[in-house]
RNA sequence: AAUUUUUCGCAUGGAGGGUUUGACUGUGGCCCAGGACUAACGCUGGCGGCGUGUCUUAGACAUGCAAGUCGUGCGGGCUGGAUAAUAGUAGCAAUACUAUUAUCCAGUCAGCGGCGAACGGGUGAGUAAUACAAGAGUAAUCUGCCCUUGGGAGGGGGAUAACAGGUCGAAAGGCCUGCUAAUACCCCAUAUAAUCCUCAGGACGCAUGUCCUGGGGAUGAAAGGUGGCCUCUGGUUUUCCAAGCUACCGCCCAAGGAGGAGCUCUUGGCCUAUCAGGUAGUUGGUGGGGUAAUGGCCCACCAAGCCUAUGACGGGUAGCCGGCGUGAGAGCGUGACCGGCCACACGGGGACUGAGACACGGCCCCGACUCCUACGGGAGGCAGCAGUCUAGAAAAUUGGGCAAUGGGCGAAAGCCUGACCCAGCGACGCCGCGUGGGGGAUGAAGGCCUUCGGGUCGUAAACCCCUGUCGUGAGGGACGAUGUCCCUUUUGGUGAAUAACCAAAAGGGAUGACGGUACCUCAGGAGGAAGCCCCGGCUAACUACGUGCCAGCAGCCGCGGUAAAACGUAGGGGGCAAGCGUUGUCCGGAAUCACUGGGUGUAAAGGGUGUGUAGGCGGGUCCAAAAGUUGGCUGUGAAAAUCUUUGGCUCAACCAAAGAAUUGCAGCCAAUACUUUGGACCUAGGGGACAGGAGAGGCCAGCGGAACUCCCGGUGUAGCGGUAAAAUGCGUGGAUAUCGGGAGGAACGCCGAUGGCGAAGGCAGCUGGCUGGAAUGUUCCCGACGCUGAAACACGAAAGCUGGGGGAGCAAACAGGAUUAGAUACCCUGGUAGUCCCAGCCCUAAACGAUGUGGACUAGGCGUUGGGGGUAACCCCAGUGCCGAAGCUAACGCGUUAAGUCCACCACCUGGGGACUACGGCCGCAAGGUUAAAACUCAAACAGAUUGGCGGGGGCCCGCACAAGCGGUGGAGGAUGUGGUUUAAUUCGAUGCUACGCGAAAAACCUUACCUGGGCUUGACAUGCGGGUAGUAGGAGCCCGAAAGGGUGACGAGCGGGAAUUUUUCCCGCAGCCCGCACAGGUGCUGCAUGGCUGUCGUCAGCUCGUGCCGUGAGGUGUAUGGUUAAGUCCCGCAACGAGCGCAACCCCUGCCCUUAGUUGCCACCCUAUCCGAUAAGGAUAGGAGCACUCUAAGGGGACUGCCCGGGUUAACCGGGAGGAAGGUGGGGAUGACGUCAAGUCAGCAUGGCCUUUAUGCCCAGGGCUACACACGUCCUACAGUGCCCGCUACAACGGGACGCGAACCUGCGAGGGGGAGCAAAUCCCUGAAAAGCGGGCAUGGUUCGGAUCGCAGGCUGAAACCCGCCUGCGUGAAGAUGGAAUCGCUAGUAAUCGCGGAUCAGCAUGCCGCGGUGAAUACGUUCCCGGGCCUUGCACACACCGCCCGUCAAGCCAUGGGAGUCCGCAAUGCCCGAAGUCCCUAAGGUAAUAUUAGGGACGAAGGCAGGGCGGAUGACUGGGGCUAAGUCGUAACAAGGUAGCCGUACGGGAACGUGCGGCUGGAUCACCUCCUUU
Repeated sequence: AAUUUUUCGCAUGGAGGGUUUGACUGUGGCCCAGGACUAACGCUGGCGGCGUGUCUUAGACAUGCAAGUCGUGCGGGCUGGAUAAUAGUAGCAAUACUAUUAUCCAGUCAGCGGCGAACGGGUGAGUAAUACAAGAGUAAUCUGCCCUUGGGAGGGGGAUAACAGGUCGAAAGGCCUGCUAAUACCCCAUAUAAUCCUCAGGACGCAUGUCCUGGGGAUGAAAGGUGGCCUCUGGUUUUCCAAGCUACCGCCCAAGGAGGAGCUCUUGGCCUAUCAGGUAGUUGGUGGGGUAAUGGCCCACCAAGCCUAUGACGGGUAGCCGGCGUGAGAGCGUGACCGGCCACACGGGGACUGAGACACGGCCCCGACUCCUACGGGAGGCAGCAGUCUAGAAAAUUGGGCAAUGGGCGAAAGCCUGACCCAGCGACGCCGCGUGGGGGAUGAAGGCCUUCGGGUCGUAAACCCCUGUCGUGAGGGACGAUGUCCCUUUUGGUGAAUAACCAAAAGGGAUGACGGUACCUCAGGAGGAAGCCCCGGCUAACUACGUGCCAGCAGCCGCGGUAAAACGUAGGGGGCAAGCGUUGUCCGGAAUCACUGGGUGUAAAGGGUGUGUAGGCGGGUCCAAAAGUUGGCUGUGAAAAUCUUUGGCUCAACCAAAGAAUUGCAGCCAAUACUUUGGACCUAGGGGACAGGAGAGGCCAGCGGAACUCCCGGUGUAGCGGUAAAAUGCGUGGAUAUCGGGAGGAACGCCGAUGGCGAAGGCAGCUGGCUGGAAUGUUCCCGACGCUGAAACACGAAAGCUGGGGGAGCAAACAGGAUUAGAUACCCUGGUAGUCCCAGCCCUAAACGAUGUGGACUAGGCGUUGGGGGUAACCCCAGUGCCGAAGCUAACGCGUUAAGUCCACCACCUGGGGACUACGGCCGCAAGGUUAAAACUCAAACAGAUUGGCGGGGGCCCGCACAAGCGGUGGAGGAUGUGGUUUAAUUCGAUGCUACGCGAAAAACCUUACCUGGGCUUGACAUGCGGGUAGUAGGAGCCCGAAAGGGUGACGAGCGGGAAUUUUUCCCGCAGCCCGCACAGGUGCUGCAUGGCUGUCGUCAGCUCGUGCCGUGAGGUGUAUGGUUAAGUCCCGCAACGAGCGCAACCCCUGCCCUUAGUUGCCACCCUAUCCGAUAAGGAUAGGAGCACUCUAAGGGGACUGCCCGGGUUAACCGGGAGGAAGGUGGGGAUGACGUCAAGUCAGCAUGGCCUUUAUGCCCAGGGCUACACACGUCCUACAGUGCCCGCUACAACGGGACGCGAACCUGCGAGGGGGAGCAAAUCCCUGAAAAGCGGGCAUGGUUCGGAUCGCAGGCUGAAACCCGCCUGCGUGAAGAUGGAAUCGCUAGUAAUCGCGGAUCAGCAUGCCGCGGUGAAUACGUUCCCGGGCCUUGCACACACCGCCCGUCAAGCCAUGGGAGUCCGCAAUGCCCGAAGUCCCUAAGGUAAUAUUAGGGACGAAGGCAGGGCGGAUGACUGGGGCUAAGUCGUAACAAGGUAGCCGUACGGGAACGUGCGGCUGGAUCACCUCCUUU
């Protein structure tokens, strides 16, 4: 030092995937996996704890309850009791009873009075600020009850409810008269530190101003109640009482406190600019009023202000916060429950009372609604707790209790309390528990699958052994009550007191809704307790059946059209679990609004350009301040929640305590690097001055030549013009052409450029005038004066508009001619606006470098323009180009002229379509411009690059591809196949090339698969099992029948083993047969489930791999270039080096030679015989001999660019030559790469699946496949004289032959018949080859061409030639006279032509497969057609050009704009009316004092009227838009897309579009020029 481990401390935190393509990278949207719900819905549901429960209709509410209490404030009513007195009755009396009166006690009721009712509880309508939150202020304030402190409570007065009487009313409720009390009300006195006035002094504050001390003046208080007692005083001597004392509760004044409230300020938190201006009490002042208090809060007067782009005003939406959800965080969303604040209480307005209200369960008024009513009038307000109706996808009991906590009243007991505590209902949420545990293989039954072997559900079950949670039953049994109340006792306080009262302690007693509680124990028994979703990918989990683009699924991609892991069901599996899924919402993923943390050349996105306001940002040095900034401290940031720790319920959820946190705000102190502010200075930014140069910079005026058209004149004659070709047009009235003269308008050749200037648009003949800017040089001056730039202003190609000129050429529109299916086009002939000028508009372009402006920094090289330096090489500055470093970029590319690295500021983007649109605003004469949405709809749209394919793109090169030739097809007749039609059936398949003389190398029956009819059913055929079988199997004959078949049936068995045994019999088994069961069978379907085989591109030269290298990647390289080849054949070369499948060679036939072999082949030489001939020459035949030759068939040789010359790169190779039978692959064949066409074949065969099973199988007879108005393919024969006919005469090869080939010979005109030699074949036969040759005839005629058709007569095969065979003879003698458009084959032993053989086959080729004979012509050449190979280019194609794709029209559906209008809502304005109420004024009467009454005024809700504004709904009709397997018209775009395309504008047209003008390259191709790179 590294690594590992351990410990301690700190940190506790961040995942992606699917889907655009043939594939790739990027951009970009959509979708998914996570978490959370005040949830709802579907299926399911055992228990408990803790929470939670109208998100909609602030819609309407029946019923009950939710605020009362105090008799220790007061007077009464009623009831009961006690005492006393009186009266009456009864009694002798005591006494009893009754009534009345007085007093007292208890209870109760309403009333007067006090306190409370402003709290508690509900809701979220309104409210964008009079609200809320955080922090401040109040020197501008109030505060009942409570606490503390000081002081006080003296003397009077008149009423009034209750009550009684009367009276009105249906009721609610009133009215009159009379009585009465108070802690009710009023007056007087007294009074401070209160309030006001005033004087003096002092202290303080940011200001108004505040506070303190002292003097004087004025104003304003009060209430008693209860208990006890006799110390003092009094009545008195009573055990009593009081105006006395005392205690307690109250009362009044004042000060302070606590808690509460009012008001003010700063800061903060929604959307909209398609809301840009708003405001009259508005802004301020003075003076008043009002309030507890500041204030236009209100009023009078005065002034004219005030707010606003840092978003006023308007519109929309919304209670705010602590918090809650999510998130790594920053954020985003949210404001249920709990807590704080606000607002509201049927809608609206208003005040009263009070400490407090403009008052949820108070009052008044207006309005709507509901209810009662005697119709005259009245009553009501659940957004309190329950509950009802309505609304809705959707949310609970008309429960118990004041035991606890809290609240109101009371001295207290206590009363009240739907606050609250509990219980009930709902899986609505969170948490916990259970539905059992262990053993158990024959791997049971059953289900499912199966390759039929088995696998799986599965130790799962059964079965054995256990346990006992929850639930059930029974018993026991808390905490919550350490409280409160009562009694007794003791102690202390107060007091005169031992009384009373207060406090404390001890003892005793009473008090629990929950509660049949929690908890504990016992009993019993696995007994009562599992579902839901999913299983194509994402995403964990697969099979079968059903279905057949149907039914359905689906979050996205997408599944389903007969083998669906995607639909439905089942089995199995996966996930979660008393729940599981679905739907909805929020956050996340989404760096997809990017502060953390994005972009704008081509993907969406740089404003057309500049000047410049606000704003943002800003060079160097020093000093100061301390706003930002940083540190510390203080206050606050409520509690709850979150987090950590600890603790309590058995755990957890839940709860408690403590801590942390609350990232904030405010104040104080401190720091001063940076920013900021103030001051001083500087010169590097910027600006100015001076000098000489450059320039199509702008504006104005003048001038010039060429060309063009027109006019005049001359010459001159028949055409000119125009096109691919034409025509329209012009021309004998003289054009075009040519010469001369004249007129006019527009544009400026060469120079000229890749060049220059300008901010952009843009600017070009020459000269002059006026004028802007930039660069260079000097470094003289100013001294940050700067950069950017919303708004604003100016400029702004072409087209277009207005007015006036001008008008040569050109030329939208228009006309005509062509083209075309059409041609509203491209081409042609004309031609008007316009193009030009002046003045004024318009304001848009592919206004582009598709690249905002300014500044700094980061290799170079090569050109070029301007200026400067240098003798020069060369260098510096500013511009303008190309190539390149680092770096950047998705790539393409950019690269000091950045798209690199940074800074400042502005503009802009956020999926595609809808939409460069609508509505609204602004601008415009108009055209239109600018700003700019939504509904709806899609799962993509898009950029770059890759591989292919394609191009009416290019280059190179092949092929009978064209051309050059020869012969055909297409016309005729016929043959054959096909389509079509027909039919009972015309069986099926093959369908461009690559189906159509194809499967079929043989359809009369058979074949045969089709049709009709007749039959069979374990079957015509295979295997197995069970049972039966001797007169069995078999079976002549007979009957029915067309046959098959059905009957009958003489006769009549076999094999193996065993037993008995003379024959022979018996038993078992086999074969056969019969019955039954498994099964057979199917040319039924699917070639798009398959194997195999085949066709085709194509015998084309290609197709790939390993490793390496390049590229983010698809992929490329290798396999490019140059040369060469038939060839990716070979050579050279090269980030490639090698290899494989193809090519070639190896194989076969053929061409030359050799060797071997010699029969059936051969016969030259030799011999013999016979015959012919003449006895000869010679020939023929046969035999012998022979193997030379031919031939046969086996093996070799030969050819390799080996040799020579030349070319070429010293190569490959090419040209020529020699030799050779053959020469550059000698000729031919076999051989077919990776792959393409879901090509063909389930009917050759095989085969999965499906279908059929007395039939879709099998047998039979007959029919059909042979049909026939037509159409096509392939052939045959011809049309004739290079022919036809007749006669004669030559020369092959390949093959075949025994159910066969069949000779000679005989016979028939002939087909053929008879015959039967020979031959299993180099032997015999088929077997005569034909064309050719020789001779003759025919003579241009539908013929001596041609042979169809038909008639007659025959032959052959075959059971059988009618449908439906072939052949022969005779007769008949059709069309056809060389074939339109079009089209096929062939490059040498080929085409053409001639015949021969074979397969199939009983018979039946003009077809097919082979064989030989005769035997040509032509190829300049690669422009064109077709096919193919390589390279390159463009592409919007990839199902790949038979591709893609645009617009109108037609149809259906959907949303939306306009629209005469109609309806509704919202907020205002003006006027009218004017309730309640408050305030003011006046008057009258009146009171103890208030009050009250009458009149007037101001403000004032609702309402009415009026004209506007904004929003919404609807609307005949109308505009475009979107979507929708197979509608119509065309073909605009993508290739040079067939006229390059596109942008702006204008005109035109069914439509895409066309044309004009200007612009762009985001145009292919060829040529030229220039520049660059490399050598």
About this RNA: A computed fold for a 1575-nucleotide RNA from a candidate division WOR-3 bacterium, annotated as small-subunit ribosomal RNA. The sequence was found in a public genome assembly. The prediction has a mean pLDDT of 84. It matches the Rfam family "Bacterial small subunit ribosomal RNA". Gene Ontology terms of the family: ribosome and structural constituent of ribosome.